A computed fold for an 86-nucleotide RNA from Peptococcaceae bacterium UBA5757, annotated as c-di-GMP-I-GGC riboswitch aptamer. The model forms 95% of the base pairs in the Rfam consensus. The coordinates come from a structure-prediction model, not an experiment, and the mean pLDDT is 84.
RNA sequence: UUUGAAAAAGGCAAACCUGUUGAAAGACGGGGACGCAAAGCCACGGGCCUUAAGGUGUAAAUGCCAAGGUAGCCGGGUUGCCAAAU
Numbered sequence: 001u002u003u004g005a006a007a008a009a010g011g012c013a014a015a016c017c018u019g020u021u022g023a024a025a026g027a028c029g030g031g032g033a034c035g036c037a038a039a040g041c042c043a044c045g046g047g048c049c050u051u052a053a054g055g056u057g058u059a060a061a062u063g064c065c066a067a068g069g070u071a072g073c074c075g076g077g078u079u080g081c082c083a084a085a086u
Stems, first nucleotide, its partner, number of pairs: 001085004011036002016031006034072001040078003044075003047070005054065003
């Protein structure tokens, strides 16, 4: 520098159960492992989920703006472990 076939010290932890929190999506703690080579971190671009408050729109809604979330949907940015090859 490239790669993640095999192996692997160490690591993370889906569903589900449970407590807290939130309007919700969801988040956090405990249990639990489907998986993960960045399943570490950052909502920058796209996607998806939610709609309490605010704006817009309507006869009323859907909607749009906006707000919140998802990094375990993809891309991008950034840091890093192990191993192999050079």